The prediction has a mean pLDDT of 78. This is a predicted structure of a 98-nucleotide RNA (TPP riboswitch aptamer (THI element)) from a Rhodospirillaceae bacterium. It was read from a public genome assembly, where an Rfam model found it. Lineage of the source: Bacteria > Pseudomonadota > Alphaproteobacteria > Rhodospirillales > Rhodospirillaceae. Its Rfam family is "TPP riboswitch aptamer (THI element)". Rfam describes the family as follows. Vitamin B(1) in its active form thiamin pyrophosphate (TPP) is an essential coenzyme that is synthesised by coupling of pyrimidine and thiazole moieties in bacteria.
RNA sequence: ACCUGUUCCGAGGGGCGGCGGGUGAUUACCCGCCUGAGAUGAACCCUUCGAACCUGAUCCGGGUUGUGCCGGCGUAGGGACUGGAACCGGGGAUAAAA
Numbered sequence: 001a002c003c004u005g006u007u008c009c010g011a012g013g014g015g016c017g018g019c020g021g022g023u024g025a026u027u028a029c030c031c032g033c034c035u036g037a038g039a040u041g042a043a044c045c046c047u048u049c050g051a052a053c054c055u056g057a058u059c060c061g062g063g064u065u066g067u068g069c070c071g072g073c074g075u076a077g078g079g080a081c082u083g084g085a086a087c088c089g090g091g092g093a094u095a096a097a098a
Stems, first nucleotide, its partner, number of pairs: 002091003005087005010081001011047004016041001017034007053078003059072004
């Protein structure tokens, strides 16, 4: 050199439910609670070593006030960069050259 680790920057992808209460004619708005990284924050997560996320799914079993809440499905099918910089971290290296 190169590979890798960590951090940072840019680009891109993704999800945003459930329950209770209040205002209210309906939409809608506000507050609180449950799970989670995240339930509309310019935050959180993921970028092929891809379960971030989507389809299957108004699915199946369990559980809950209730909900993809948990597990299965899933060696299923899709799905967005093998981007750049830094450190002197690791390997290369008890190397090679001088």